This is a predicted structure of a 74-nucleotide RNA (c-di-GMP-I riboswitch aptamer) from a soil metagenome. Rfam family: c-di-GMP-I riboswitch aptamer. From the family's description: GEMM was predicted in a large-scale screen for bacterial structured RNA regulatory elements. Genes associated with GEMM are involved in a diverse array of functions, including chemotaxis regulation, signal transduction, secretion and chitin. Rfam links the family to the GO term cyclic-di-GMP binding. Model confidence (mean pLDDT): 85 of 100. The model forms 100% of the base pairs in the Rfam consensus.
RNA sequence: GCAAAGCCGUCGAAAGGCGGUGACGCAGAGCCACGGGGCUACGGCGGGAAACCGCCUUGCUCGCCUGGCCGCCA
Numbered sequence: 001g002c003a004a005a006g007c008c009g010u011c012g013a014a015a016g017g018c019g020g021u022g023a024c025g026c027a028g029a030g031c032c033a034c035g036g037g038g039c040u041a042c043g044g045c046g047g048g049a050a051a052c053c054g055c056c057u058u059g060c061u062c063g064c065c066u067g068g069c070c071g072c073c074a
Base pairs, nucleotide, nucleotide: 001026002025006021007020008019009018010017011016024063030069031068032067035065036064037061038060039059043056044055045054046053047052
């Protein structure tokens, strides 16, 4: 310097984001979603009596890993 969970507000279909509060952690917990992993699934298609399931598609996660870029203090 940053700020997990929880709580409040807000945006979103959701995952989740943002703001406040709060500190579990982090010396790159700064940025990039290219690769792998994880999460979501409004909508579409198929199956099903339904609940729901599968696929497509949509997003999210860099505080899951790898890679890339830039870099502060001691």